RNA sequence: AUAGUGACUACAGUGGUUCCUCGUAUAAUCCUGAGGAUAUGGCUUAGGAGUAUCUACCAGAUAGCCAAAAACUAUCUGACUAUGAGGGAGCGGCGCUCAGGU
Numbered sequence: 001a002u003a004g005u006g007a008c009u010a011c012a013g014u015g016g017u018u019c020c021u022c023g024u025a026u027a028a029u030c031c032u033g034a035g036g037a038u039a040u041g042g043c044u045u046a047g048g049a050g051u052a053u054c055u056a057c058c059a060g061a062u063a064g065c066c067a068a069a070a071a072c073u074a075u076c077u078g079a080c081u082a083u084g085a086g087g088g089a090g091c092g093g094c095g096c097u098c099a100g101g102u
Base pairs, nucleotide, nucleotide: 007102008101009100012097013096014095015094018088019087020086021085022084023083024082025081026056029049030048031047032046033045034044035043041066042065050057058078059077060076061075062074063073064072
């Protein structure tokens, strides 16, 4: 000096974390046990079903219905979670690539 190997590392790109929109799931729904209230009431709890599916399965309001009993009904409004697609911000941490340098 050259070649190989290893390590470190800037810029840049890209992915993804993140946000929004539109889909899919599920109807924020249904069934049952136990307890509980009674027109100023209509609830609490446990289990199950439901999903190519983790989680969740409530809240508020309105109307009806139930004349003393054990049963509620209908409607409206508001999410989260999983996932697909599209889009935005951004390079701060993460992954990958590139090439320069040491």
About this RNA: Predicted 3D model of a 102-nucleotide RNA (Purine riboswitch aptamer) from a Bacillota bacterium. Taxonomically the source falls in Bacillota (Bacteria, Bacillati). The prediction has a mean pLDDT of 77. The model forms 100% of the base pairs in the Rfam consensus. Its Rfam family is "Purine riboswitch aptamer". From the family's description: Riboswitches are metabolite binding domains within certain messenger RNAs that serve as precision sensors for their corresponding targets. Allosteric rearrangement of mRNA structure is mediated by ligand binding, and this results in modulation of gene expression.